[in-house]
């Protein structure tokens, strides 16, 4: 300075155009036990900003910011 990939819940990730966004883990409540643990049971928690395409965007396109490699 130029390309190329990434950015979804606290954490690790699924979802690649049809939505009520799946899951583990951890953390809250409850049950269990004198008490703690183990083990069950519920319940919140998420698409890095701002435009645009589209009937319809996490998904596609611009630009932004952040992170990461290459090339100089």
């Nucleotide at each position: 300075g130029c390309c190329c990939c990434c950015g979804u819940a606290g954490u690790u990730c699924a979802a690649u155009g049809g939505a009520u966004a799946a899951a583990a883990c951890a953390a809250c409540u409850c049950c269990g036990u004198c008490c703690u643990a183990a083990g069950g049971a519920g319940a919140a928690g998420c698409u890095g900003g701002c435009g645009g395409u589209u009937c319809g965007a996490a998904u596609c396109c611009g630009u932004c910011c952040g992170g990461g490699g290459g090339c100089a």